[in-house]
Context: one part of a larger RNA
RNA sequence: CUAUUGUUAAGGAACUCGGCAAAAUAACCCCGUAACUUCGGGAGAAGGGGUGCCUGCUUCGGCAGGCCGCAGUGAAAAGGCCCAGGCGACUGUUUACCAUAAACACAGGUCUCUGCUAAAGCGCAAGCUGAAAUAUAGGGGCUGACGCCUGCCCGGUGCCGGAAGGUUAAGGGGAUCUGUCAUCGCAAGAGAAGCAGUGAACUUAAGCCCCGGUAAACGGCGGCCGUAACUAUAACGGUCCUAAGGUAGCGAAAUUCCUUGUCGGGUAAGUUCCGACCUGCACGAAUGGCGUAACGAUCUGGGCACUGUCUCAACAAUAGACUCG
Numbered sequence: 001c002u003a004u005u006g007u008u009a010a011g012g013a014a015c016u017c018g019g020c021a022a023a024a025u026a027a028c029c030c031c032g033u034a035a036c037u038u039c040g041g042g043a044g045a046a047g048g049g050g051u052g053c054c055u056g057c058u059u060c061g062g063c064a065g066g067c068c069g070c071a072g073u074g075a076a077a078a079g080g081c082c083c084a085g086g087c088g089a090c091u092g093u094u095u096a097c098c099a100u101a102a103a104c105a106c107a108g109g110u111c112u113c114u115g116c117u118a119a120a121g122c123g124c125a126a127g128c129u130g131a132a133a134u135a136u137a138g139g140g141g142c143u144g145a146c147g148c149c150u151g152c153c154c155g156g157u158g159c160c161g162g163a164a165g166g167u168u169a170a171g172g173g174g175a176u177c178u179g180u181c182a183u184c185g186c187a188a189g190a191g192a193a194g195c196a197g198u199g200a201a202c203u204u205a206a207g208c209c210c211c212g213g214u215a216a217a218c219g220g221c222g223g224c225c226g227u228a229a230c231u232a233u234a235a236c237g238g239u240c241c242u243a244a245g246g247u248a249g250c251g252a253a254a255u256u257c258c259u260u261g262u263c264g265g266g267u268a269a270g271u272u273c274c275g276a277c278c279u280g281c282a283c284g285a286a287u288g289g290c291g292u293a294a295c296g297a298u299c300u301g302g303g304c305a306c307u308g309u310c311u312c313a314a315c316a317a318u319a320g321a322c323u324c325g
Stems, first nucleotide, its partner, number of pairs: 001320008010311002014309001019306001027051005036041001038145001052067006068072001080304007087296002092104002108143007120129003146291004151221003156218002158214005165209003171203002177197004183190002222240005249283001250280001261277005
């Protein structure tokens, strides 16, 4: 010096991105216990107190007996707690070997498909799953307990329905034209039937165009100008555009660039935190919105307790390192 461990005056987070690490709490009994709440919880809340004595024996480790009490801790093992906020309701699941989470799942909600040889899926097929089920069932999508709710837009894309018209394939249909040549003609040429080739009109489905519906389908949800008896602001008016111009609620937010916005709180001092404001660069309603008791090895801020994290370092133990062997 390194690793592991023990102790430490005074102070007690001044350390640090951050109390990381360590310390502290701890068992049993009694008293006592708040906000909030889905009345179950919260709760071991918090906080406080207590947890022996006598006699005999003893190999000193204990054993036996008695008394009292709610309980007769310890060699070791054996909760730190409180306040506020974000996210996710919860128990659960996950990147075997850098991520355990706010991600996934979840019960619940909703849309949609499916009438049974179901839909859907696997397979070339036979066949199988679905299901020895039958719409209170099964498949798929989205959302994600619970509470209050879930606004406007169907122009585009998708899906569903419609069938009058337009367009539209093969098929059907065969007009026309062409080749060939019996025949006619002096020749040029004409040319029936047949056999071939070509193939017009007409007929004809779905689809598309078209008409309508549908947003808990994919998605979308404006601009400029003026106006009130201080100023400021604009309930009000005008105008342009749109399918319709963002409702409730929330808002510098896991979203706010400017930004350490401004005000208030907490600190002696606060880019974080909490409460407000609204100027939302660029929240917003099942790609759910806003709340919410309980829960969390979750994230953020604060406090109590506690400490070698620190002021500031010291000593000790063990094992190395180093020297000799």